[in-house]
RNA sequence: GGAGUCGGCCAGACAGUCACGGGGUGCGCAAGCACCGCGAGGAAAGUCCGGGCUCCAUAGGGCAGAGUGCCAGGUAACGCCUGGGCGGCGUGAGCCGACGGCUAGUGCAACAGAGAAUAGACCGCCGAACGGUGUCGCAAGACAUGCGUGGUAAGGGUGAAACGGUGCGGUAAGAGCGCACCGCGCGCGGGGACAACGCCGCGUGGCAUGGUAAACCCCACUCGGAGCAAGACCAAAUAGGGGAGCAUUGGCGUGGCCCGCGCUGCUCCCGGGUAGGUUGCUCGAGCCUGACGGCGACGUCAGGCCUAGAGGAAUGACUGUCCACGACAGAACCCGGCUUACCGGCCGACUCUUUUU
RNA sequence: GCGCCCGUAGCUCAGCUGGAUAGAGUACCGGCUUCCGAAGCCGGGUGUCGGGGGUUCGAAUCCCUCCGGGCGCG
Numbered sequence: 001g002g003a004g005u006c007g008g009c010c011a012g013a014c015a016g017u018c019a020c021g022g023g024g025u026g027c028g029c030a031a032g033c034a035c036c037g038c039g040a041g042g043a044a045a046g047u048c049c050g051g052g053c054u055c056c057a058u059a060g061g062g063c064a065g066a067g068u069g070c071c072a073g074g075u076a077a078c079g080c081c082u083g084g085g086c087g088g089c090g091u092g093a094g095c096c097g098a099c100g101g102c103u104a105g106u107g108c109a110a111c112a113g114a115g116a117a118u119a120g121a122c123c124g125c126c127g128a129a130c131g132g133u134g135u136c137g138c139a140a141g142a143c144a145u146g147c148g149u150g151g152u153a154a155g156g157g158u159g160a161a162a163c164g165g166u167g168c169g170g171u172a173a174g175a176g177c178g179c180a181c182c183g184c185g186c187g188c189g190g191g192g193a194c195a196a197c198g199c200c201g202c203g204u205g206g207c208a209u210g211g212u213a214a215a216c217c218c219c220a221c222u223c224g225g226a227g228c229a230a231g232a233c234c235a236a237a238u239a240g241g242g243g244a245g246c247a248u249u250g251g252c253g254u255g256g257c258c259c260g261c262g263c264u265g266c267u268c269c270c271g272g273g274u275a276g277g278u279u280g281c282u283c284g285a286g287c288c289u290g291a292c293g294g295c296g297a298c299g300u301c302a303g304g305c306c307u308a309g310a311g312g313a314a315u316g317a318c319u320g321u322c323c324a325c326g327a328c329a330g331a332a333c334c335c336g337g338c339u340u341a342c343c344g345g346c347c348g349a350c351u352c353u354u355u356u357u
Numbered sequence: 358g359c360g361c362c363c364g365u366a367g368c369u370c371a372g373c374u375g376g377a378u379a380g381a382g383u384a385c386c387g388g389c390u391u392c393c394g395a396a397g398c399c400g401g402g403u404g405u406c407g408g409g410g411g412u413u414c415g416a417a418u419c420c421c422u423c424c425g426g427g428c429g430c431g
Base pairs, nucleotide, nucleotide: 001353002352003351004350005349006348007347008346009345010344012322013321014320015319016318017317018316020039021038023036024035025034026033027032041328045339046338048337049336050335051334052333053227054226055225056224060259061258062257063256065223066222067221068220069219070084071083072082073081074080085099086097087096088095089094100218101217105216106215107212108211122156123155124152125151126150130148131147132145133144134143135142136141164182165181166180167179168178169177183207184205185204186203187202188201189200190199192197231279232278233277234276241270242269243268244267245266246265250264251263252262253261286305287304288303289302290301291300292299293298323326358430359429360428361427362426363425364424367383368382369381370380376414384403385401386400387399388398389397407423408422409421410420411419
């Protein structure tokens, strides 16, 4: 100098003027006026997870259903985060992983291929035991021949996948058939770690246990339902009208079902009536700084700060100066995550490589 | 706010308990017929299965995520 990895931060800046939405103070009987101060984001987004809050029972039991899935920790909780193990990728810094169980059961594997899961023989390799055929022989029989019945799974071939690998022995040819080494499984012991797991040693099994659970399923754990239009308070109007039906094992809350619990007569038709307002609402698992504990996520303590809260819904426009010329985007009950979108810039740690020394 | 469904050829739809060249009608293109056209006859598939990633030997189909559209309830 080049290429790259990880983590963090910023998101045009400054000044002025005028608007807009809340709040505070002062003046005013009131309407209103004046002044002061505040006013979107790292994702406010998607609504994919988890929780707070509120109502139904304090969230209860069973079935069904859904989700999660190596180990330990963090947290209010999580499918998130941190650390570790194992596997994979990368020269490396590092990155990625739905990572329980096909030795519980059931299923699936097109085409090709001999055979697709206690499989199988097309080419091949081997052999004269039986049959056939041929030759010789009077006959018994002998020899030849791989045509049929056989043996085999080395080699070839098919496929995404073919039932351990290499070598030696062995054999008619072969084969874990036997043996050695390697791999794998199971058991025991030792020591490391909380654990997942890994290391060492001994024994044992000729290999049984191919793939697929983002196939059904099994195992373990978790999950009650609804959502701020939740809910609470105040209040106007009307009539507790007429008819029909069902009945206290009924109806509603209650969502898939049943039990349980709470409340209560209920349903349908006809006719009539209405007006909304306030609250929930932003002080919160909050933010900043420092110290301490921890590898870390995070926790504890001390000090400081208040930082949108509307209800047709505010956050904009103009002027001037400057630069690197400005991306994605806009709160609606709140919070923790994940995911997705995004012009660019800055800082820190680290890796590989080229050249020079 | 909550719940559900859909996206396949220009258009309307099948296929979605994974199996291979992804089909049907219509439209379209070429040829025949005609003086020319329509109709008719013959031939032709023209496609990122909404995008991306994953599982699997194999994905339109299963899973995750994003995009677009529609419906229902309060």
This is a predicted complex of two RNAs, RNase P RNA and transfer RNA, with 431 nucleotides together. Model confidence (mean pLDDT): 78 of 100.